The RNA shown here (transfer RNA) has 73 nucleotides and comes from a Candidatus Curtissbacteria bacterium.
RNA sequence: GCACGCAUAGCUCAGCGGUUAGAGUGCUUGUAUCACACACAAGAGGUCCCUGGUUCGAAUCCAGGUGCGUGCA
Numbered sequence: 001g002c003a004c005g006c007a008u009a010g011c012u013c014a015g016c017g018g019u020u021a022g023a024g025u026g027c028u029u030g031u032a033u034c035a036c037a038c039a040c041a042a043g044a045g046g047u048c049c050c051u052g053g054u055u056c057g058a059a060u061c062c063a064g065g066u067g068c069g070u071g072c073a
Base pairs, nucleotide, nucleotide: 001072002071003070004069005068006067007066010025011024012023013022018056027043028042029041030040031039049065050064051063052062053061
């Protein structure tokens, strides 16, 4: 330099163009316990990497950029 893939909660990851963006784990609170852990219940936490475009409507489709990874040279 070229090609391909990935970017969504603190972490690991789901998510047919439309219902309110979710799960596990972690965190907080409560129940229970002398207390802790486990268990159960509730809750907080997201400009869906950035900028444009298409569309009535974009995390999702398209273009460019950035970062990471793989392959080729």
Taxonomically the source falls in Candidatus Curtissiibacteriota (Bacteria, Bacteria candidate phyla). Rfam family: tRNA. The family's RNA type in Rfam is transfer RNA. Its family is annotated with triplet codon-amino acid adaptor activity in the Gene Ontology.